[in-house]
RNA sequence: GGGCGGAUAGCUCAACGGCAGAGCAGAUGUCUUAUACACAUCUGGUUAUAGGUUCGAAUCCUAUUCCGCCCA
Numbered sequence: 001g002g003g004c005g006g007a008u009a010g011c012u013c014a015a016c017g018g019c020a021g022a023g024c025a026g027a028u029g030u031c032u033u034a035u036a037c038a039c040a041u042c043u044g045g046u047u048a049u050a051g052g053u054u055c056g057a058a059u060c061c062u063a064u065u066c067c068g069c070c071c072a
Stems, first nucleotide, its partner, number of pairs: 001071007010024004018055001026042005048064005
């Protein structure tokens, strides 16, 4: 330099172009002498950034940034 993949909650990851979710973590409550476990409820998102297409974009298109793999 060229090609491919990835970036979504604090972490690991889902998500036909049509309400952004799960597990873990965190908070509160029940239980316990207390902690832990278990159970119940709850909080938490500028979907990497900037544009474009569309009635509607995490999803499609373009550019950029970062990470990984391959080729040279």